[in-house]
RNA sequence: UAACAGCUUCGGGGUGGGGUGAAAUUCCCCUACCGGCGGUAUAGCCCGCUAACCUUCGUCAGAAGGCCGAACAGGUGAGAUUCCUGUGCCGACGGUAAAGUCCGGAUGAUAGAAGCAGUGU
Numbered sequence: 001u002a003a004c005a006g007c008u009u010c011g012g013g014g015u016g017g018g019g020u021g022a023a024a025u026u027c028c029c030c031u032a033c034c035g036g037c038g039g040u041a042u043a044g045c046c047c048g049c050u051a052a053c054c055u056u057c058g059u060c061a062g063a064a065g066g067c068c069g070a071a072c073a074g075g076u077g078a079g080a081u082u083c084c085u086g087u088g089c090c091g092a093c094g095g096u097a098a099a100g101u102c103c104g105g106a107u108g109a110u111a112g113a114a115g116c117a118g119u120g121u
Base pairs, nucleotide, nucleotide: 003119004118006116007115008114009113010112016031017030018028019027032101033100034091035090036049037048038047039046044089045088053066054065055064056063057062071087072086073085074084075083093104094103095102
């Protein structure tokens, strides 16, 4: 110390008050809160990825494919759709009175991060 294969640990946050109602943390009104991983001038809304969801196949271990939300303006700067200022916007599936925030699959899985020891150059 290129590369290779292995093991260990870690690896998602957030709703209070008022109204109607038999029933709503789900509706309506007012007002809040939250933001996985990699890249890049520091990013929920730029590019890419994961989970979830859908389809097909399956020897039921899984595999392949699909789907995959949302931002503008001004400022600084060599450089920022990432910083600063202002105003916005978005959020899987199942359950339940209709849910980004409740309960559940999930003491799960994964993008990945860190470390350990090894083969080897």

Predicted 3D model of a 121-nucleotide RNA (FMN riboswitch aptamer (RFN element)).